Record summary
Predicted 3D model of a 73-nucleotide RNA (transfer RNA) from an uncultured Erysipelotrichaceae bacterium. Its Rfam family is "tRNA". The family's RNA type in Rfam is transfer RNA.
RNA sequence: GGGGCUGUAGCUCAGUUGGGAGAGCGUUCGGUUCGCAUCCGAAAGGUCAGGAGUUCGAGCCUCCCCAGCUCCA
Numbered sequence: 001g002g003g004g005c006u007g008u009a010g011c012u013c014a015g016u017u018g019g020g021a022g023a024g025c026g027u028u029c030g031g032u033u034c035g036c037a038u039c040c041g042a043a044a045g046g047u048c049a050g051g052a053g054u055u056c057g058a059g060c061c062u063c064c065c066c067a068g069c070u071c072c073a
Base pairs, nucleotide, nucleotide: 001072002071003070004069005068006067007066010025011024012023013022019056027043028042029041030040031039050064051063052062053061
């Protein structure tokens, strides 16, 4: 220098048919208990790495760019 993959909640990750942004764990609150743990219920929490474009509509398609992993040179 070139190719490929990955980037979504605090963490690990789903979500490719273009139209609802989600799960588990964690956190907070409540219930259960004499108290803790377990269990049950609820809530908060998001610049979908960043920018631009296409589209009525983009996490998803196109381009640029950043970071990580990997292959080639």